This is a predicted complex of two RNAs, RNase P RNA and transfer RNA, with 458 nucleotides together. Rfam match: Bacterial RNase P class A. Rfam describes the family as follows. Ribonuclease P (RNase P) is a ubiquitous endoribonuclease, found in archaea, bacteria and eukarya as well as chloroplasts and mitochondria.
RNA sequence: GAGUCGGCCGGGCAAUCGCUGCCUCGCGGUCAGCAAUGGCCAGGGGUGGAGGAAAGUCCGGGCUCCGGCGGACCGGGUGCCAGGUAACGCCUGGGGGGCGCGAGCCCACGGAAAGUGCAACAGAGAGCCAGACCGCCCAAGUCCCUCGCGGGACCGGCAAGGGUGAAACGGUGCGGUAAGAGCGCACCGCGUCGGUGGCAACACGCGACGGCACGGCAAACCCCACCUGGAGCAAGGCCAAAUAGGGAAGCCGCCUGCGCCCCUAAACGGGCGCAGGCAGCGCCGAUCCGCGCGCGCUUCCGGGUAGGCCGCUAGAGGUUCACGGCGACGUGGAUCCCAGAGGAAUGAUUGCCCUCGACAGAACCCGGCUUACAGGCCGACUCUU
RNA sequence: GCCGGAGUAGCUCAGCUGGUAGAGCAGCUGAUUUGUAAUCAGCUGGUCGGGGGUUCGAUUCCCUUCUCCGGCU
Numbered sequence: 001g002a003g004u005c006g007g008c009c010g011g012g013c014a015a016u017c018g019c020u021g022c023c024u025c026g027c028g029g030u031c032a033g034c035a036a037u038g039g040c041c042a043g044g045g046g047u048g049g050a051g052g053a054a055a056g057u058c059c060g061g062g063c064u065c066c067g068g069c070g071g072a073c074c075g076g077g078u079g080c081c082a083g084g085u086a087a088c089g090c091c092u093g094g095g096g097g098g099c100g101c102g103a104g105c106c107c108a109c110g111g112a113a114a115g116u117g118c119a120a121c122a123g124a125g126a127g128c129c130a131g132a133c134c135g136c137c138c139a140a141g142u143c144c145c146u147c148g149c150g151g152g153a154c155c156g157g158c159a160a161g162g163g164u165g166a167a168a169c170g171g172u173g174c175g176g177u178a179a180g181a182g183c184g185c186a187c188c189g190c191g192u193c194g195g196u197g198g199c200a201a202c203a204c205g206c207g208a209c210g211g212c213a214c215g216g217c218a219a220a221c222c223c224c225a226c227c228u229g230g231a232g233c234a235a236g237g238c239c240a241a242a243u244a245g246g247g248a249a250g251c252c253g254c255c256u257g258c259g260c261c262c263c264u265a266a267a268c269g270g271g272c273g274c275a276g277g278c279a280g281c282g283c284c285g286a287u288c289c290g291c292g293c294g295c296g297c298u299u300c301c302g303g304g305u306a307g308g309c310c311g312c313u314a315g316a317g318g319u320u321c322a323c324g325g326c327g328a329c330g331u332g333g334a335u336c337c338c339a340g341a342g343g344a345a346u347g348a349u350u351g352c353c354c355u356c357g358a359c360a361g362a363a364c365c366c367g368g369c370u371u372a373c374a375g376g377c378c379g380a381c382u383c384u385u
Numbered sequence: 386g387c388c389g390g391a392g393u394a395g396c397u398c399a400g401c402u403g404g405u406a407g408a409g410c411a412g413c414u415g416a417u418u419u420g421u422a423a424u425c426a427g428c429u430g431g432u433c434g435g436g437g438g439u440u441c442g443a444u445u446c447c448c449u450u451c452u453c454c455g456g457c458u
Base pairs, nucleotide, nucleotide: 001383002382003381004380005379006378007377008376009375011353012352013351014350015349016348017347019049020048021047022046023045024044025043028041029040030039031038032037051359055370056369058368059367060366061365062364063232064231065230066229075228076227077226078225079224080094081093082092083091084090095109096107097106098105099104110223111222115221116220117217118216133162134161135158136157137156141154142153143152144151145150170188171187172186173185174184175183189212190210191209192208193207194206195204196203197202236310237309238308239307246301247300248299249298250297251296253278254277255276256275257274258273259272260271261270262269280293281292282291283290317336318335319334320333321332322331323330324329354357386457387456388455389454390453391452392451395410396409397408398407404441412428413427414426415425416424434450435449436448437447438446
């Protein structure tokens, strides 16, 4: 100088004025109540008051309700191995593959010899014993030319070379051959079985066998292994108006005038009787009396709405120490309490300082992942000079 | 806050299991007509919302992100 990994911070201090949760005070106000007292509002004092992502809502769990004897099918998810965890698609360690000189980084990384399927265009041939377009060869056979050597044609042979394609049926070399070819051999690769090491994934410059059969895609269907009931705090629980509606019991008329009685100082008010007027349905064609029903009236009950309260923050919690573990993490001790609203609070002004301040704001809670982010600090390590 | 759905041409929409993206309207040119409309023939027009991955190959499959719409008090 260039770079890799891990951790931390996210303007600071002071003054003044505000906002908000909780606690507390008192000769404040108001409401309820006989009162004691309590609620609300205002005031004084004390104390707490956003984040590393509070975000996206992509996973997992707690909690709550619904369903449920248990399980299977369907559907969904995950996918090397071992471990951690409440759980996970997260984390740690290891294996394998790829990138980088390196520190390190990245990987949805089970199965393609269970089956089905896909592969456009190009190309002779595109999927299991494939394929003669260009090309190579005439050794054998037949024919022609030639005295002969030899040349040509046909029948054929060849996957070594070229060409097409993302992909063309092991690679290099030697031998071999007419030319070739795992045809033969050596090495490399591959497969099967065994051995050794490892909990395992897997590894081996271990042994034997096989000339090679078995190309790709499963973020195509599928197979295998494991996991998985649904909904979400607007979940859910408690208290509980007015109006309407439901149920139970009781009452049957209403208005006007007059008279009598009760209460009272008098009145208002209440009861009884008479007259008039008005008034649903049924029991009879009509009227009256009576009874019943409905409307209505009175009282009570229960459900639910508005509204209020709870859920609502002490938790898989933070800090620190010791021990176990490579580590994620676990165990034990000490210590601390750190937002909890319901139109929804963290702000404003001033002064000083600096590196001049990014992304962004809780709404049931927690563990992760992902995404956004000005700048700064610390530690470990690598390469080059 | 919680839960769903959709982004493809100027507009409205297709495109089912991956093979190189179309239809109608709109626009342009020509024909027809005295001229216009209608009609007929032809043509133009696409970062398939953005980024990354799987694959030989992605609008399609997977992950992430942005925007818009709807439902629940």
Its mean pLDDT, the model's own confidence on a scale to 100, is 79.